[in-house]
A computed fold for a 1480-nucleotide RNA from a Pirellulaceae bacterium, annotated as small-subunit ribosomal RNA. NCBI's taxonomy places the organism under Bacteria, Planctomycetota, Planctomycetia, Pirellulales, Pirellulaceae.
RNA sequence: AGGGUUUGAUCCUGGCUCAGAAUGAACGUUGGCGGCGUGGAUUAGGCAUGCAAGUCGAGCGAGAUCUGUAGCAAUACAGUGAAAGCGGCGAAAGGGAGAGUAAUGCGUAGAUACGUACCUUGGGGUUCAGGAUAGCGUCGGGAAACUGACGGUAAUACUGGAUAAUGUCUUCGGACCAAAGAUUUAUUGCCCUUAGAUCGGUCUGCGUCCUAUUAGCUAGUUGGUGGGGUAAUGGCCUACCAAGGCGAAGAUGGGUACUGGGUGUGAGAGCACGACCCAGCUCACUGGGACUGAGACACUGCCCAGACACCUACGGGUGGCUGCAGUCGAGAAUCUUCCGCAAUGGGGGAAACCCUGACGGAGCGACGCCGCGUGCGGGAUGAAGGCCUUCGGGUUGUAAACCGCUGUCGGAGGGGAGCAAAUUAUGAGCGAUCCUCGGAGGAAGCACAGGCUAAACUCGUGCCAGCAGCCGCGGUAAUACGAGUUGUGCAAACGUUAUUCGGAAUCACUGGGCUUAAAGGGUGCGUAGGCGGCUAUGAAAGUCAGAUGUGAAAUCCCUCGGCUCAACCGAGGAACUGCACUUGAAACUGCAUAGCUUGAGGGAGACAGAGGUGAGCGGAACUGAUGGUGGAGCGGUGAAAUGCGUUGAUAUCAUCAGGAACACCGGUGGCGAAAGCGGCUCACUGGGUCUUAUCUGACGCUGAGGCACGAAAGCCAGGGGAGCAAACGGGAUUAGAUACCCCGGUAGUCCUGGCCGUAAACGAUGAGUACUAGUCUGUAGGGACCCCCACAUCCCUUCGGACGUAGCGAAAGUGUUAAGUACUCCGCCUGGGGAGUAUGGUCGCAAGGCUGAAACUCAAAGGAAUUGACGGGGGCUCACACAAGCGGUGGAGGAUGUGGCUUAAUUCGAGGCUACGCGAAGAACCUUAUCCUAGUCUUGACAUGCAUUUCUAAGUCGGUGAAAGCCGGCGACCGUAGCAAUACGGAACUUGCACAGGUGCUGCAUGGCUGUCGUCAGCUCGUGUCGUGAGAUGUCGCGUUAAGUCGCUUAACGAGCGAAACCCUUGUCCUUAGUUACCAGCGGGUCAUGCCGGGGACUCUAAGGAGACCGCCGGUGUUAAACCGGAGGAAGGUGGGGAUGACGUCAAGUCCUCAUGGCCUUUAUGCCUAGGGCUGCACACGUCCUACAAUGCGGCGCACAAUGCGAUGCAAAAUCGUGAGAUCAAGCAAACCGCAAAAAACGUCGCUCAGUUCGGAUUGUAGGCUGCAAUUCGCCUACAUGAAGCUGGAAUCGCUAGUAAUCGCGGGUCAGCAUACCGCGGUGAAUGUGUUCCUGAGCCUUGUACACACCGCCCGUCAAGCCACGAAAGUUGGGGGGGCCCGAAGUCGCGAUAUCAACCGCAAGGAGAUUAGCGCCGAAGGUCAACUCGAUGAUUGGGACUAAGUCGUAACAAGGUAGCCGUAGGGGAACCUGCGGCUG
Repeated sequence: AGGGUUUGAUCCUGGCUCAGAAUGAACGUUGGCGGCGUGGAUUAGGCAUGCAAGUCGAGCGAGAUCUGUAGCAAUACAGUGAAAGCGGCGAAAGGGAGAGUAAUGCGUAGAUACGUACCUUGGGGUUCAGGAUAGCGUCGGGAAACUGACGGUAAUACUGGAUAAUGUCUUCGGACCAAAGAUUUAUUGCCCUUAGAUCGGUCUGCGUCCUAUUAGCUAGUUGGUGGGGUAAUGGCCUACCAAGGCGAAGAUGGGUACUGGGUGUGAGAGCACGACCCAGCUCACUGGGACUGAGACACUGCCCAGACACCUACGGGUGGCUGCAGUCGAGAAUCUUCCGCAAUGGGGGAAACCCUGACGGAGCGACGCCGCGUGCGGGAUGAAGGCCUUCGGGUUGUAAACCGCUGUCGGAGGGGAGCAAAUUAUGAGCGAUCCUCGGAGGAAGCACAGGCUAAACUCGUGCCAGCAGCCGCGGUAAUACGAGUUGUGCAAACGUUAUUCGGAAUCACUGGGCUUAAAGGGUGCGUAGGCGGCUAUGAAAGUCAGAUGUGAAAUCCCUCGGCUCAACCGAGGAACUGCACUUGAAACUGCAUAGCUUGAGGGAGACAGAGGUGAGCGGAACUGAUGGUGGAGCGGUGAAAUGCGUUGAUAUCAUCAGGAACACCGGUGGCGAAAGCGGCUCACUGGGUCUUAUCUGACGCUGAGGCACGAAAGCCAGGGGAGCAAACGGGAUUAGAUACCCCGGUAGUCCUGGCCGUAAACGAUGAGUACUAGUCUGUAGGGACCCCCACAUCCCUUCGGACGUAGCGAAAGUGUUAAGUACUCCGCCUGGGGAGUAUGGUCGCAAGGCUGAAACUCAAAGGAAUUGACGGGGGCUCACACAAGCGGUGGAGGAUGUGGCUUAAUUCGAGGCUACGCGAAGAACCUUAUCCUAGUCUUGACAUGCAUUUCUAAGUCGGUGAAAGCCGGCGACCGUAGCAAUACGGAACUUGCACAGGUGCUGCAUGGCUGUCGUCAGCUCGUGUCGUGAGAUGUCGCGUUAAGUCGCUUAACGAGCGAAACCCUUGUCCUUAGUUACCAGCGGGUCAUGCCGGGGACUCUAAGGAGACCGCCGGUGUUAAACCGGAGGAAGGUGGGGAUGACGUCAAGUCCUCAUGGCCUUUAUGCCUAGGGCUGCACACGUCCUACAAUGCGGCGCACAAUGCGAUGCAAAAUCGUGAGAUCAAGCAAACCGCAAAAAACGUCGCUCAGUUCGGAUUGUAGGCUGCAAUUCGCCUACAUGAAGCUGGAAUCGCUAGUAAUCGCGGGUCAGCAUACCGCGGUGAAUGUGUUCCUGAGCCUUGUACACACCGCCCGUCAAGCCACGAAAGUUGGGGGGGCCCGAAGUCGCGAUAUCAACCGCAAGGAGAUUAGCGCCGAAGGUCAACUCGAUGAUUGGGACUAAGUCGUAACAAGGUAGCCGUAGGGGAACCUGCGGCUG
């Protein structure tokens, strides 16, 4: 500090997500030791048991028990002093919790109308009396808890009197108030009072969460007076009086929440949190209340009510762990019913001492932080094993083994400083350091390895199982799942989950935005508020500086120190950015005062204008009516029809009536705040501009709420109604057509009055002020120039435009009319969808408007620009693409291929163009295949290696068999060395092991080869330049070409692959050569023939050259490239043809040519054999052949080719046969011989338009040939038979010249089989020089929501599943108030009842006290009507999501009717139509 993720790629906007740190955590796997911390966050849910507050005998009475002495004992004395009680102090602290509380709280700074036990200080006092009462005793009640009566007793308990200031009150005269003793000789206690300290009470300023879908709240409410009350102020309470008080700076209400020091994070500002520790507050089963006391309205006190629980003899009682342990429950989840008062601290006491679950310790939990260890050194045959492998090796890995050491931690034993102090004693618990023993022994895991993100291989699996934080992996070669090996990271831990901050400048104070990405209010006026010109003076609120106080401690930071280090702890410092008070300063802001004129406004003089309102007037057009003319159609459309018309339309003329709108002028012209405003005239009226510098003197800007205006549609009432026209009716179109088109047509459109308040209300750009290059132009006014006027020109101001610099901007763009640079104020935005929806509120007659969420869901949605692709967008151009022609296919019969059907099998592949006479250049067997039916073989039909055996091999014979095969018999060799035996090697065989074999699968794992776009003209690169970038430029433009061919221009300059050329062939000529080819001239010969001699002229052959290049001429063109015409020429503008096929596209085709990864198979998917099948036939399609005839057919006669092929071959001649063919056989490895006859043509004869002398299918008979074999299933011949067919529907194919058409010939394959295929020549046309259309292609441009690229994308209804939400008759629960009723305890007030020891009184009685009772208030409860928040609800509504459902095709291209916005109507649905608006 950033990274991943929207796209084919780019830049931007924008969300999601990751890496970091943290936690009172939890879960999973694992787990050696220690130190220091920390541990019920959920149910403030319920609690068994024990403990957590007592103490004092030096306040008091009484005195159990025990001991001693005396005594026989009873008993007495002395000592001891339990339990309980009276009394004092404490129990209000300490400890726990965070429910409530948004202010009776907390924090900070202040204030005072106050109190303060124990403690300290000063001054005084401590006197005289009295009566009770617990305990106790006796007698009762009760189950118990507890309680009653009587009797008697003490005090530092209680009461009275005296004394009385420096105290209290005061009308300043005065009045009033206390006490307690104890033990004993010195202390202590008590009372009054002063001051202090400490702690508290109360008050004030400021700060302190969310919500306006809570906007008004308040009757003790706000204030005053009198009274009461309190320690004390105060409506704190009460009576009366007044009508106030609070609130947009957010009252009131609702929700949530203890607050602070601090903690986490962060660079900081902030944001989030408030465990442990400290401070404050609040609470103590829930609610209410007081008592006692210095202090409480009291955690382990009291009373009442309630809920819950327990005991009960059913009458009644008892209880309160949010103290320490512990238990149940709920929960993902949080410990021991431990030890001790030794230390620190607290209570009581004079003290000893007692009490202390405060506290000190130990225990449990890896919950956190910190530290230590799990060994160290040597050790390469780089062991074994594992994993991988290209089979060589690599890796695990010095790791291990092995050798030599050490002793941390842990274990066993011993000793022991210290925690213990100013302290004699005192240690619950801990125990450093030290000594001894023993021995590498007891101690390593977890996560991850596709990118982000450090780290990869193999196997398994096969969209399954699974993973996943985001992007995304998995459909047979997964670095992403699972396992193994290896690696990476951290380490007694490691991961996951949850949460917070960060990254996130993603709420932006620091530090963001609003033309198009989300975002400027439709417009103005204006309230509060915010901001505000120049000069001077004053005070000093803000501001600045200094000083003082405070800002607790702890924490954080720095330094030093103590535990072996660290964590942890101690000390000092700094800091605590704050608040208050005070002393100064006076620039700036604010305030006050006095001025100024430039901002603003007024005045005067001119000017322009569809500015507004009302009234009147006008002409054109339209429709209707009346009349005339006229006579058959009109109208409408892509084409039609509905409609109108002989009852006279349309057309035309005249007259009349009506309503609405105002042509031309008219214009990026004008006016207005916007909406908006257009004939002319008048009246009333708003605003603006210019000039002048006369007046006022900051009067200004903006503007939350508010008010006003506000297109169209729509609503209410009343008019009006010509045209147009939602709805509606009809006609068309269509698969349908609730539309587009046509004919009609009602609301409405118009006027008056009233509502509505919205639009793409747009410049998608709020208002104001100032500053920052220009050029051109329109509009309104003024000035200058000119002697004057007018025009022109120049200058100033206003408003309106175009281009453009800098700058800005993601870019497009903007650019003095800013989207630049700044300031002020307002509005608005914070991912997409859900949704401008629901709900609440409010406005409206309604339609609906304004305000305006959430659940859920996605990882995007979006902006600008780029390259492609596409368009029922545009331009240019090309092609047998169309047109113009010729001939076909589609109809018939047949051949052949395919589909389908059939079958035991009909092997497989190819599937629009680019499969279908294709692989197959030729299936009777063979071929031939996992085709079928049978029969066999198993190291195999074939290859290599190793081992082994040998009388086995080849060959031959026999049996069986359909054959293969099986069984059996006979039967050997070669080389080297050696005399030989023999040894070695080779070949062969048997057996065994490795392996062979596969036309088995995957062409979507591949190589190679091929098809297609397409012989189309394209496809790229280097350098430079432009752009943030993808990219662009070059390659565009203008011409030209078959061509990105060439020329010119040019931020491009060059280059490459293609095009062209080079190559082959053909067309002309020349040279050379002349056999088997040729034969002009010469000679010879023949019936005849280059037959012979010869020739080298010609044809030809085959080698080399020439020739064509827009070279020449004319014209056009830019002085170009080039084009047009002409000459010459065999050939003229690439002469014809061929080979040659750029970057790429189609996961195109082929694993069955071949090669090959992976998978599968191995007595079978391999191999062999026989027979069958691939030829099967209701049918459909493709490609062909033959025809339908007279331009023909048949017979006869006769002429002219070229390419080729031939030895397992071509075969002449001759003979035989009607013929296919046969027999015999010459010649020829071929310019020599043969195949071989060319056919059409030409001549002649017949046929004369017919199913024929056309056509030849089919069938019969008889033959021929090939072959082991012709039945399934070959070809040919002869004779006979003689089918369909008379030119072919929709549709469709080929061809531009030696081409189409037509005619025959040859070859390959091949034993045989050709209508197919590949070639060859003969005869030989027609039409078009055009690009409107169809198809395809190229370039430029434009739009795009497409990029799997239009076979794209995509919208809505309906149907199905699932999820969350809304509405809903209702049902049900909670919360806070209100009214009424009842009214506990209790304070207060009254108190006439009853009772009573202290005082008075002899007594009666009194005073006084207590009390019953009554009153106010009053909790819980009851009830009533509302409010509010949930839960649930038949049914219902839309929404989100979900590989392959239905209907259409609304949008994206002119999306096929441009789209969208508002509104209204209509319709299965997307939508359609009307009106107005926008250009996106």